[in-house]
Molecule: c-di-GMP-I riboswitch aptamer
Organism: Alkalibaculum sporogenes
RNA sequence: AAUUGAUAAAGGCAAACCUAGCGAAAGAUAGGCGCGAAAAGCAUGAAGUCUAAAGUUAUUAAAGAACAAUGAUAGUUCAGCUACAAAA
Numbered sequence: 001a002a003u004u005g006a007u008a009a010a011g012g013c014a015a016a017c018c019u020a021g022c023g024a025a026a027g028a029u030a031g032g033c034g035c036g037a038a039a040a041g042c043a044u045g046a047a048g049u050c051u052a053a054a055g056u057u058a059u060u061a062a063a064g065a066a067c068a069a070u071g072a073u074a075g076u077u078c079a080g081c082u083a084c085a086a087a088a
Base pairs, nucleotide, nucleotide: 013036017032018031019030020029022027035075041081042080045078046077047076048073049072050071055067056066057065
């Protein structure tokens, strides 16, 4: 210096839920809360999953149906970058 991570110390994050406004929705944001995770830090490169406004297709009196991200998810996985302390 690198990899791994038992036990502490110092810190940090924040699930579900509630409230508010945003969004077509999925969902994210702010406040409260505290499920939990040693990267639950950053960032969508590849996939998976979620939603389907606009669009396309077919049908119909309508309602609706199917397809499909350009949307979302980093607390779904792999990959990338960074990182406190520390035994074997």